[in-house]
RNA sequence: GGGCGGUUAGCUCAGUUGGUAGAGCACGGCAUUCACAUUGCCGGGGUCACAGGUUCGAGCCCUGUACCGCCCA
Numbered sequence: 001g002g003g004c005g006g007u008u009a010g011c012u013c014a015g016u017u018g019g020u021a022g023a024g025c026a027c028g029g030c031a032u033u034c035a036c037a038u039u040g041c042c043g044g045g046g047u048c049a050c051a052g053g054u055u056c057g058a059g060c061c062c063u064g065u066a067c068c069g070c071c072c073a
Stems, first nucleotide, its partner, number of pairs: 001072007010025004019056001027043005049065005
């Protein structure tokens, strides 16, 4: 230098054909207990890496950039 994959909640990851952003764990509250743990219920938390474009509408499509991983040279 070239090719491919990845970037979404604090962490690990889903997100189908473009149409309300989600799960588990973690965190907070309540119940249960003498207390703790466990369990149950409820809740908070998002610039979907960044910028631009297409579209009535973009996490999803297109372009560029950054970072991480693998391969080639």